Small-subunit ribosomal RNA from an uncultured bacterium, 1401 nucleotides, folded computationally. The RNAcentral record of the sequence draws on ENA and Greengenes. Its Rfam family is "Bacterial small subunit ribosomal RNA". Its family is annotated with ribosome and structural constituent of ribosome in the Gene Ontology. The prediction has a mean pLDDT of 82.
[in-house]
RNA sequence: AGUUUGAUCCUGGCUCAGGAUGAACGCUGGCGGCGUGCUUAACACAUGCAAGUCGAACGAGAACCAUUGGAUCGAGGAUUCGUCCAAGCGUAGGUGGCGCAAAGUGGCGGACGAGUGAGUGAUGCGUGAGCAAUCUGCCUCGCGAGUGGGGAAUAACGGCUGGAAACAGCAGCUAAUACUGCAUGCAUACAGCUGAGAGGCAUCUCGUCGACUGUGCAGGAGAUUCAUCGCUGGUGACAUGAGCUCGCGUCUGAUUAUUUAGUUGUCGGCGAGAUCGGCCCCUCAACGAAGACGAUCAUGCAGCAGCCGUCAGAGGUGGGCGGACCACAUCGGGAGUGAGACGACGCCCCGCCUCCUCCUGGAGGCAGCAGCGGGGAAUAAUGGUCAACAAGCGCAAGCCUCACCCAGCAACGCCGCGUGAAGGAAGAAGACUUUCUUGUGGUAAUCUUGCCUUGUCAGUGACGAAGCAAGUGGCGGUUCCCCACGAAUGAACCACGGCUUAAUUCGUUCCCGCCACCGCGGUUAUUAGUUGGUGGCCAGCGUUAUUCGGAUUUGCUGGGUGUAAAGGGAGGGUAGGUGGCAUGGUCAACUAGAAGUGAAAACCCCGGGCUUCACUUUGUGGAUUGCUUUUGGAACUAUCGAGCUAGAGUGUUGGAGAGGCAAGUGGAAUUCCUAGUGUAGCGGUGAAAUGCGUAGAUAUUAGGAGGAACACCAGUGGCGAAGGCGGCUUGCUGGACGAAAACUGACGUUGAGGCUCGAAAGCGUGGGGAGCAAACAGGAUUAGAUACCCUGGUAGUCCACGCUGUAAACGAUGAAUACUAGGUGUUGGGGCCCGAAGGGCGUCGGUGCCGUCGCAAACGCAGUAAGUAUUCCACCUGGGGAGUACGUUCGCAAGAAUGAAACUCAAAGGAAUUGACGGGGACCCGCACAAGCGGUGGAGCAUGUGGUUUAAUUCGAAGCAACGCGAAGAACCUUACCAAGCCUUGACAUCCCUCUGAAUAGACUGUAAUGAGUCUAGCCCUUCGGGGCAGAGGAGACAGGUGGUGCAUGGUUGUCGUCAGCUCGUGUCGUGAGAUGUUGGGUUAAGUCCCGCAACGAGCGCAACCCUUAUCUUCAGUAGCCAGCAUUUCGGGUGGGCACUCUGGAGAGACUGCCAGGGACAACCUGGAGGAAGGUGGGGAUGACGUCUAAUCAUCAUGCCCCUUAUGACCAGGGCUACACACGUGCUACAAUGGCGUAAACAAAGGGAAGCGAACACGUGAGUGCAAGCGAAUCCCAAAAAUAACGUCUCAGUUCGGAUUGUAGUCUGCAACUCGACUACAUGAAGCUGGAAUCGCUAGUAAUCGCGAAUCAGAAUGUCGCGGUGAAUACGUUCCCGGGUCUUGCACACACCGCCCGUCA
Repeated sequence: AGUUUGAUCCUGGCUCAGGAUGAACGCUGGCGGCGUGCUUAACACAUGCAAGUCGAACGAGAACCAUUGGAUCGAGGAUUCGUCCAAGCGUAGGUGGCGCAAAGUGGCGGACGAGUGAGUGAUGCGUGAGCAAUCUGCCUCGCGAGUGGGGAAUAACGGCUGGAAACAGCAGCUAAUACUGCAUGCAUACAGCUGAGAGGCAUCUCGUCGACUGUGCAGGAGAUUCAUCGCUGGUGACAUGAGCUCGCGUCUGAUUAUUUAGUUGUCGGCGAGAUCGGCCCCUCAACGAAGACGAUCAUGCAGCAGCCGUCAGAGGUGGGCGGACCACAUCGGGAGUGAGACGACGCCCCGCCUCCUCCUGGAGGCAGCAGCGGGGAAUAAUGGUCAACAAGCGCAAGCCUCACCCAGCAACGCCGCGUGAAGGAAGAAGACUUUCUUGUGGUAAUCUUGCCUUGUCAGUGACGAAGCAAGUGGCGGUUCCCCACGAAUGAACCACGGCUUAAUUCGUUCCCGCCACCGCGGUUAUUAGUUGGUGGCCAGCGUUAUUCGGAUUUGCUGGGUGUAAAGGGAGGGUAGGUGGCAUGGUCAACUAGAAGUGAAAACCCCGGGCUUCACUUUGUGGAUUGCUUUUGGAACUAUCGAGCUAGAGUGUUGGAGAGGCAAGUGGAAUUCCUAGUGUAGCGGUGAAAUGCGUAGAUAUUAGGAGGAACACCAGUGGCGAAGGCGGCUUGCUGGACGAAAACUGACGUUGAGGCUCGAAAGCGUGGGGAGCAAACAGGAUUAGAUACCCUGGUAGUCCACGCUGUAAACGAUGAAUACUAGGUGUUGGGGCCCGAAGGGCGUCGGUGCCGUCGCAAACGCAGUAAGUAUUCCACCUGGGGAGUACGUUCGCAAGAAUGAAACUCAAAGGAAUUGACGGGGACCCGCACAAGCGGUGGAGCAUGUGGUUUAAUUCGAAGCAACGCGAAGAACCUUACCAAGCCUUGACAUCCCUCUGAAUAGACUGUAAUGAGUCUAGCCCUUCGGGGCAGAGGAGACAGGUGGUGCAUGGUUGUCGUCAGCUCGUGUCGUGAGAUGUUGGGUUAAGUCCCGCAACGAGCGCAACCCUUAUCUUCAGUAGCCAGCAUUUCGGGUGGGCACUCUGGAGAGACUGCCAGGGACAACCUGGAGGAAGGUGGGGAUGACGUCUAAUCAUCAUGCCCCUUAUGACCAGGGCUACACACGUGCUACAAUGGCGUAAACAAAGGGAAGCGAACACGUGAGUGCAAGCGAAUCCCAAAAAUAACGUCUCAGUUCGGAUUGUAGUCUGCAACUCGACUACAUGAAGCUGGAAUCGCUAGUAAUCGCGAAUCAGAAUGUCGCGGUGAAUACGUUCCCGGGUCUUGCACACACCGCCCGUCA
């Protein structure tokens, strides 16, 4: 920082950004330097190497040299051939020298170095001490002395024997710095015995001095003449190394609480040992020893720390590399040797595994370096050299060293460098995108210039060596330096919704997939995949894992507990913690100084060396915050001594109280029993029934029995630690309080564990049992009703004695102490004052309310704190799983106490806000109910819808707010649907090319019709180029779509609702969401107005302005009118007139203006006058912010998607008119308030030229024929009807009703078959007022009666208008429905059609 909510504040978890790593995985990979590299199987190991050295300790040996020696051989010569002379080679052997060294004797070293971390929670480690309780080879420095003389063996070696081998044995020979021990010397070696002195707390000590006895030890090498090394026995130091002891620190678990027999301690011990010690042994004691300050135990985990990483620090995690300590060496045990071991490349034994074998027997142990197998996500070469550093041996030269130094492999890490630099706009091409203009990539590239790094080839050639000088070079012919070649060799990865720097295109469409968290994807995905672009980082980048941080989310620094998780149910009290006033001493803690230590490395600082950096290095530089010792200090804490009285307690005295326990006792009421009176019901409920009652109930009177509980008083009154306690009396008993101030003298407080008390229910034993009442039974209710209601009813409730030990045991608030504004009640006590049945003032203890500061997330708390402080205890650490499981303890049982984990979610939660909602409350309104009138629902028909059917019954509308709705009018057309035919730049629009002259009219072929085809007639302008207009043909851009999406949209409309609401600015309040204003008191049709008010103003709505109607005035007067005048064919017909009616222009009028009463001297209400009209006069138009993802893509417009010889266009026929059925809206009726007949009266508003059509004639009639008038205040439609009058019918399925059907016609129209309306005659169905339910209407209204218009060729019972006649009722707001305001609750916010629990799938 993100994430709980509609929004807010808080609590609280989850997640991210940072750093790090012995890492691994994915993609990618140029160089160098310095580091690092089996975290897993302490699994098993082939092979090679990792500890030797000394000949100046020794024998034997072999080689060489010198010398001696010359067997044997023998060139050559001589020869009597028998042999002789003989240079030379020079063997063996002896002596001496020189180096060597496989084996052996001997010495030193193999106890170091190197590895690993299995074990080990302390025989370990860290740190600091101690050893008067110890040892120490080699090295260093000292002291004093010595190195004389003998002896006996033994390996090697040779011989023999056994064995497969490993190896062993026997008898021989031989040497030493091997072994032995004689002399000397040593009294300061060791041991024993013994005497004297001094010191110490002490077992004892002494660098004090003696006597005696015993024991113990060397004599080599080399060199040569001075020596040196070695050796011996003593002795004193130093150094190194080791051993033992002690203080402090050192993981988790109590669901591990007891452990312990050499265990604890004493005397003793020629025990063992280098030494102390139960280390070991004999005896004794055990009321021993250790343990909640955590023993013991754990088949829990772990080498430890210096340090590393992280962090502001404190902390928390880790212990890889290199340095220190420890432990281990296949597992377990053991000793010998040695200065040192109980020994990684020594020995013995047991086990394991492997190997060899002649089967009798043997050999071996990589957690050394490399390497192999295995395991694993994962970790390297069977390399070079002793040049340096270092170890061992040696006098030395030197030898040995897989310690070490190097190099190899691995981007495993850190650091450095490069993949180019400068110039360069035609802003190239190609790419992506686009609003089609462009924009981006981008000075980027191409191109120009010259230069650098790396690489390759060649050359020169160091440092490392640090006192000086010489030798020696593994790395490595490497770094560096120089020449040549040539931009030539060289960039990826991740991300781009928010957190978090960075955005688009395309395809996909809850699919593929992504995501750390929140989340994205259901047809426009900035979240998946992909293109180009952008951002970050860069030889790396991401992911995963782990760890610290952020996380004050375990809080020491630095948290909390009224309601978010969290105060124990309560008390007294143990250990422990903590503690009043004043004084003296001490100095444990504390504090200051000093000293020692705190290894090195690491870290920080000034510097040095590698070109720089990483890396490395100098420094009596820092730091290492620690421990120890010592010297001071004395305020506080502590401790010791002696005090004080304010805390606490005791005693005295007084009143208050449902405090506790026990015994006794009282009245009212319920029930039961007995008796009387009395008769048919009682009881119970919303209404009933079960139940009781004629065998006498209920009711009533009297008497009795029994149990339980105690009306009024009674009170946010009292008492008690809490649970809790209520009639009255008595007894016993606890505590608190007041007064006074005698006594003690800090005795206080808190309190783990343990102990005691602890409602109700429950359990055990024994009583008791009136009422009530789980379980149970019955009756109701209900879809069911294992409930709520009713009738019964058992445990239980009561008592005694035990047990249980829990509750929302709550003030959801642990106890104690002190301090911190006030006001007002109440309860207990005492004090003072006054004018005293009373009042006032102050005080101590309890119990309430309001409120300031302060606190708190807010709500709220606020001297009875949740304020300010101190002390102690208990408890909490996300939700669920779960107060569950297991274990243990307790319990008779029920169960209680203690109390997890796996797994799962990203929330769960608190307080407050705004809405919506409530079978919550208050107020108000509406034909909302009520009061009325008339309907619907039943019948027939008309019409719409559903359903069904169909080739098609085109589509839409769906509670109110779809259903006589779109449709103000489907025979064709309309028409969108169906089957068939037919056209393809198209029926319609623009552009281009060619041709024609038209268009249009007429005729013809053919067809069901369109289409297809034929013929005739037939333009204008002109500058003569052509142009206009039109047609035909052609190519393509495109046309076209009543195809989809109303959940992509505009526009329009419905609805809440003509309801009175919806908001804003500034200010104020609140941490904030928000509130206030807009609430309150009145009033109104109204958020209308008035008053008040931390609000003051304003806007959209209301109202008004507009139209119409009701009255009047004025102007005008034809086609309207006719009072008066004239005329008349008697018709306002004509003259005349405009008074009246009327028409249509302009005005007037109504405003609570006036009066009375009410109201707050208000707004306003009630009544009245006048007036045509009175309190918005009646009606209309007018519809706030918004809701319903409301309706409409089929009025229109439109994004995207889809079709393009078809989802487009044309044509004839059919369908939208179907019909078992269901619903809505209507018409006509069921009749006498009526039907029918006859003859009469009175309207308004409209329409009329492809029209209205008079009169006359004909027809029973629809209508027809002829035809006047009228573009209409003139003519026509046009008859108004109900009504009134007269006559008839007389209550019937009728003289009601008219459906249905037959026949015959009329009209419109190309055409009435599917499928029109009307007429005449005939036919004469259902229906006798309609169940549950439901609709409209408050006055010129309902009801009823007719008339007209739009649409329209024709076709209304529909729709929209018009007038005629003309009611009833409204007490009122309890209830139903809808709405408004305030308030309250809320776990809802998609907002109750919500949320959510259980079971089953």